[in-house]
Context: one part of a larger RNA
C1' cells in the first nucleotide's frame, strides 16, 4: 500500500413485498468448526534474500544459511463467531382500550357551470382581437325567462394541512377494505433487519374491443399575424380526455438525497394522541409519543448548503459510477398485438 464515491460534477434501482444469501439482541452452560499457539512431517533442485568464495572485475558460477508466507497430523487455549442446550424483555410481533385520515373498491345522491334541444319575451346585431377577419344572426341569432336532456369536474372549506410504499387521493351517503398512531404492559420470546433472482403495483400518452361523448382538445380546416409563418393570436374540429374489461411498463416516476438500527446541542410553527396543572367545564400553561415545516449549533460538504425528517457519527445489506462523443445506438436475447421496452456494446473520434 492493501481503492475512491453516488443531493447539484458519473453514479440511488419508479415503488413494495419477498425466495436464496449475508448480517443480527442479553445472560448462563457446552462444544472446538472458524480463531490463536506449541510440536512433527511436508513445502524437489534451480530461481529470490544474506554471507563466504571462484574465474584480473561483473555478468555468470560455487558453497553454505535463510526463506519457500502452504498442507497435514497431532497436542493445547476458549475471549469473539459458528453449532447445540438452557432462559431473559429492551428488538419484533400479538391482545386490550382509545384516535384521525382527499388511503383503496363498490353501489347510490346533490348542486353550480357549460352545451343542446323545446317554448315565451325581443330585434339587429353577437362573437373575437393589439386591431381584425374567418365564424354565428332577419329561416329571428347575442341578451333574457321558464322547462327538458347529456356529459364532466366536484368552486367556497383548502392549510411547506392529511393520508398512501410508491404512482398518486378532494361534493356528499351507505357498504366492504388496507395501513398508522396514543395508552396500556396481558401475552408470544429474537420470531429481526436487508433483499440477487422472482412476484406485485405503477402518472400521462399510447394500443385492443365495446360503451359514451358536454367541455377542451394533437392532427387537420379556415382567419389573422410576417419577408415567410408548416408557430404563437382567432373561429371550427377528429383522435383522445370519460367508463368497462385486457394489454403497455415509461417520466425532471424529483427530496434529483436506496433500506434498516443507534448515537449526537437548541429555538420556533403546525397536524394526531397521551399524562400533569388549573377549572364547575372548556380554553390557556407544563410534560410526553408519532409526523410534517422553518431557523440555526457542533460535525460534515469542492462550494452553495445538510444540520435529531443529516448530505453529522458508526453498523447491516442492497443498487449503480469509473473522461467527453459514437449511444441508451448496434447486435444478440426476452418482452409487447403495436408503439416500443428491458438488457446493452465496438470501431472511430477529442
Nucleotide at each position: 500500500c492493501u481503492g475512491g464515491g453516488c443531493g447539484u460534477a458519473a453514479a440511488g434501482g419508479g415503488u413494495g413485498c419477498g425466495u436464496a444469501g449475508g448480517c443480527g439482541g442479553c445472560u448462563c452452560g457446552a462444544u472446538c468448526a472458524g480463531u490463536c499457539u506449541g510440536a512433527u512431517g511436508u513445502g524437489a533442485a534451480a530461481u529470490c534474500c544474506c554471507a563466504c568464495g571462484g574465474c584480473u572485475u561483473a555478468a555468470c558460477c560455487g558453497u553454505g544459511g535463510a526463506a519457500c508466507u502452504g498442507c497435514a497430523u497431532u497436542g493445547g487455549a476458549a475471549a469473539c463467531u459458528g453449532u447445540c442446550g438452557a432462559g431473559c424483555u429492551c428488538g419484533a410481533g400479538a391482545g386490550u382500550g382509545g384516535a384521525a385520515g382527499a388511503g383503496g373498491c363498490a353501489g347510490g345522491u346533490g348542486g353550480a357551470a357549460u352545451u343542446u334541444c323545446u317554448g315565451g319575451u325581443g330585434u339587429a346585431g353577437c362573437g373575437g382581437u393589439g386591431g381584425a377577419a374567418u365564424g354565428c344572426g332577419u329561416a329571428g341569432a347575442u341578451a333574457u325567462c321558464a322547462g327538458a336532456a347529456a356529459g364532466a369536474a366536484c368552486a367556497c372549506u383548502c392549510g411547506u394541512g392529511g393520508c398512501g410504499a410508491a404512482g398518486g387521493c378532494g361534493g356528499c351517503c351507505u357498504g366492504c377494505u388496507g395501513g398508522u398512531c396514543c395508552a396500556u404492559u396481558u401475552c408470544u420470546g429474537a420470531c429481526g433487519c436487508u433483499g440477487a433472482g422472482g412476484c406485485a403495483c405503477g402518472a400521462a400518452a399510447g394500443c385492443u374491443a365495446g360503451g359514451g361523448g358536454a367541455g377542451c382538445g394533437a392532427a387537420c380546416g379556415g382567419g389573422a399575424u410576417u419577408a415567410g409563418a408548416u408557430a404563437c393570436c382567432c373561429c371550427g374540429g377528429u383522435a383522445g380526455u370519460c367508463c368497462u374489461a385486457g394489454c403497455c411498463g415509461u417520466a425532471a416516476a424529483c427530496g434529483g438525497u436506496g433500506a434498516a438500527c443507534a448515537c449526537u446541542g437548541a429555538g420556533u410553527g403546525u397536524c394526531g394522541g397521551g399524562g400533569g396543572u388549573a377549572u364547575c367545564g372548556a380554553c390557556c400553561c407544563c410534560c410526553u409519543c408519532g409526523g410534517u415545516g422553518c431557523u440555526g449549533g457542533a460535525g460534515c460538504u469542492a462550494a452553495c448548503g445538510c444540520g435529531u425528517u443529516a448530505a453529522g457519527u458508526g453498523u447491516u445489506c442492497c443498487g449503480c459510477c469509473u473522461g467527453g462523443g459514437g449511444a441508451g445506438u448496434a447486435c444478440g436475447a426476452c418482452c409487447g398485438c403495436a408503439a416500443g421496452g428491458u438488457u446493452g456494446a465496438a470501431a472511430c473520434u477529442c